[in-house]
Molecule: c-di-GMP-I riboswitch aptamer
Organism: Chloroflexota bacterium
RNA sequence: UGAUGAAAAGGGCAAACCUCGGGAAAUCGGGGGGCGCAAAGCUGCAGGUCUAAGGCCUUUAAUCGUGAAAAGUGAAGGUUAGGAUGGCUGAGUUACCGCA
Numbered sequence: 001u002g003a004u005g006a007a008a009a010g011g012g013c014a015a016a017c018c019u020c021g022g023g024a025a026a027u028c029g030g031g032g033g034g035c036g037c038a039a040a041g042c043u044g045c046a047g048g049u050c051u052a053a054g055g056c057c058u059u060u061a062a063u064c065g066u067g068a069a070a071a072g073u074g075a076a077g078g079u080u081a082g083g084a085u086g087g088c089u090g091a092g093u094u095a096c097c098g099c100a
Stems, first nucleotide, its partner, number of pairs: 004098002012037002017032006035087001041093003045090003048085003054080008
C1' cells in the first nucleotide's frame, strides 16, 4: 500500500414508531427512540424499485341546446421522471483498530 473482519479498545451511525416542519406524492429534515449495521460515511454514474405535480391518451358527467357535434370545465383510468431511494444491487471515493 492492497486486500481483509478473528479477539478486543476507542467509538460511530440510527430501523419501526411518536412528534414538529418541508413536499402534489414518493419521501426528506429537526427532536425523541433503537431494529440493526465493519463502511447503515459520502456520490443518483449504471440497474432495480417507489411516486406522478405537470405532460400525453382514453372514458365519462353536467351546462349550453330543436337535435347532434365541437370547445371549455369536473371526475375516473392508463402512460410518462426531469422527482425520490446510498439501510436495494453494483460502481466510484474517503476512513478507525488490528489476527492470519